[in-house]
Formats: sequence, C1' cells, structure tokens
RNA sequence: UAUUAUUUUCGGGGGAGCCUUUAAGGCUCAGGUGAAAUUCCAAACCGGUGGUAAAGUCCACUAACAGCGCAAGCUGCCGAGCAGGCGAAAUUCCUGCACCGACGGUAAAGUCCGGAUGAGAGAAAAUAAUG
Repeated sequence: UAUUAUUUUCGGGGGAGCCUUUAAGGCUCAGGUGAAAUUCCAAACCGGUGGUAAAGUCCACUAACAGCGCAAGCUGCCGAGCAGGCGAAAUUCCUGCACCGACGGUAAAGUCCGGAUGAGAGAAAAUAAUG
C1' cells in the first nucleotide's frame, strides 16, 4: 500500500430574531385573499451517495412509492438546464436567466406534522488474515 473478514462511529437540508441544559426544544415576529392556507398568490429558502474539472438538472445508485414473497430479497416506477466566458479538460467553475422535488395528514405542502430515536446509497477508523 492492496484485497478479504469482523467491529465501531458517521451518514438530508429548508423564513427572521432571541433563549437554554448544545440537544432537541421553547418564545417573539412575519405581505395578500379567505371562515380556514408556513399548503393558494407574492416573496424567501434548501439540495442524500458514488463517478467525472468541483454537479439538485450529465451518468450510476439510495430512499420513497407500487406489485410479488414467510423471509432474505426480486421486479417495476423513478423529477428538473440552457446561453455566454475561461480552460488541455467543466451540461460540474464564473456570469445571466430558468427549472425540479415520494407517501399519509391538513385549504391544495420540496420547507409544517407523521411513519422516522427508522432505513439507506455510502464514508471514515480500528483489529485480524493474505499478497
């Protein structure tokens, strides 16, 4: 340093301000319509994992959802980007303007509540064996 095995830890965000035991809470405030909306209109905000010039929009995967199965698991489904610039190389960087977002609940939800103190693509470390 590589491979394999085992174990452990980590592994999803979302208005503004403040407080505490720093971890989940609590308090205050927040345009329009409406009986009622953090769901509509307006404004704002967020972006799992691996690959690749650094990616929500490319490629692949997880989760979710649907079906089958006693189970392990298998199958299906699976959203959305263009233009210009620099460069050896970028649908990834920079500039501009766009777009997308499971299921149940509820005035119609990516952001609230819930399944979920869950699961998970995977990441890191330790130990052992082998080369």
Predicted 3D model of a 131-nucleotide RNA (FMN riboswitch aptamer (RFN element)). It was read from a public genome assembly, where an Rfam model found it. Model confidence (mean pLDDT): 76 of 100. The model forms 100% of the base pairs in the Rfam consensus. It matches the Rfam family "FMN riboswitch aptamer (RFN element)". From the family's description: The RFN element is a highly conserved domain that is found frequently in the 5'-untranslated regions of prokaryotic mRNAs that encode for flavin mononucleotide (FMN) biosynthesis and transport proteins.